Notes
The RNA shown here (Bacterial RNase P class A) has 344 nucleotides and comes from a Gammaproteobacteria bacterium. The coordinates come from a structure-prediction model, not an experiment, and the mean pLDDT is 76. It is recorded under the gene name rnpB. The same sequence occurs in records of 2 taxa. The organism belongs to Gammaproteobacteria, within Bacteria. Its Rfam family is "Bacterial RNase P class A". It is annotated as a ribozyme. The sequence is in RNAcentral, with records from ENA.

[in-house]
RNA sequence: CGAGUCGGCCGGACAGUCGCGGGGGGCAACCCUCGAGGAAAGUCCGGGCUCCGCAGGGCAGGGUGCCAGGUAACGCCUGGGGGGCGCGAGCCCACGGAAAGUGCCACAGAAAUGAUACCGCCGAAGUACUUCGGUACUGGCAAGGGUGAAAUGGUGCGGUAAGAGCGCACCGCGCUUCCGGCAACGGAAGUGGCAGGGUAAACCCCACCCGGAGCAAGACCAAAUAGGGGAGCACUGGCGUGGCCCGCGCUGCUCCCGGGUAGGUCGCUACAGGUGCGCGGCGACGCGCAUCGCAGAUGAAUGACUGUCCACGACAGAACCCGGCUUACAGGCCGACUCGUUUA
Numbered sequence: 001c002g003a004g005u006c007g008g009c010c011g012g013a014c015a016g017u018c019g020c021g022g023g024g025g026g027c028a029a030c031c032c033u034c035g036a037g038g039a040a041a042g043u044c045c046g047g048g049c050u051c052c053g054c055a056g057g058g059c060a061g062g063g064u065g066c067c068a069g070g071u072a073a074c075g076c077c078u079g080g081g082g083g084g085c086g087c088g089a090g091c092c093c094a095c096g097g098a099a100a101g102u103g104c105c106a107c108a109g110a111a112a113u114g115a116u117a118c119c120g121c122c123g124a125a126g127u128a129c130u131u132c133g134g135u136a137c138u139g140g141c142a143a144g145g146g147u148g149a150a151a152u153g154g155u156g157c158g159g160u161a162a163g164a165g166c167g168c169a170c171c172g173c174g175c176u177u178c179c180g181g182c183a184a185c186g187g188a189a190g191u192g193g194c195a196g197g198g199u200a201a202a203c204c205c206c207a208c209c210c211g212g213a214g215c216a217a218g219a220c221c222a223a224a225u226a227g228g229g230g231a232g233c234a235c236u237g238g239c240g241u242g243g244c245c246c247g248c249g250c251u252g253c254u255c256c257c258g259g260g261u262a263g264g265u266c267g268c269u270a271c272a273g274g275u276g277c278g279c280g281g282c283g284a285c286g287c288g289c290a291u292c293g294c295a296g297a298u299g300a301a302u303g304a305c306u307g308u309c310c311a312c313g314a315c316a317g318a319a320c321c322c323g324g325c326u327u328a329c330a331g332g333c334c335g336a337c338u339c340g341u342u343u344a
């Protein structure tokens, strides 16, 4: 210098004027102060908070799925193991079980699981024929060819009529023991000639987790009007029911009680909080000290204009809060590392 990998950060700047929302001060005029994001987004996970439900356990349903750790918790994060990709820095993985059961596997192929032989190989054994070379049938085989994404382990040597884990060596696989590791797992030795296709984001099995609804949650204050309950007073009245009496229901005035609506207040932003330093830990993270105060509306604020400058400005805007994930993003900056070339 070129190509690339990983991590982090910024997201027009400054000044003035006039506005808008919150807070504080002032009798008032007015003054002081604060005012969107890294994603405020999607609402996909997890938790706090609130109300309802709930003895405990199970079924159903849903989710998660290598191991260890972190955390309030997680499907997140960190570290590790295994597999795959890359020369490499690094990146990707839904990574439990197919020797419980069921289902599915198009086309091709003899055959897709206790099945089978299309081409082919053999002529050992038996039978027949023979020109004595063989030929045919019964039979033996699955090495080679062919089909397929996949064909009962691979390579080599021996062996054989031809073959075959039939025998042996190495590799692979299963089992046993030992060693290292908390574990996932790795390594070594021995042993079995070898179980048996794939598919579980197919049903299913195993292990673990999960009650429901959500700030329009919910709590408090509380009119007017209408209605409800109770007590007292009054008429012993009126109306209805009924043929009539009793009874029952409704009806007057005063006071008290409670529920709901309009409206208002709280919930509401101070916190699993930010920053700095120290300590523990490989790390995620934890602990301690210091310091900071950082939107809180409810028709819902964060804008407009002017001036100067530049690289001319992306995606986008709170509505109970927090931890994640995912998605969008003009342009720019920083750090660590890898590969290649050249020079020293």
Base pairs, nucleotide, nucleotide: 001340002339003338004337005336006335007334008333009332010331012309013308014307015306016305017304018303020035021034022033023032024031025030037315041326042325044324045323046322047321048320049214050213051212052211061210062209063208064207065206066080067079068078069077070076081095082093083092084091085090096205097204101203102202103199104198105197118145119144120141121140122139125138126137127136128135129134153171154170155169156168157167158166172194173192174191175190176189177188178187179186180185218266219265220264221263228257229256230255231254232253233252237251238250239249240248241247271293273292274291275290276289277288278287279286280285310313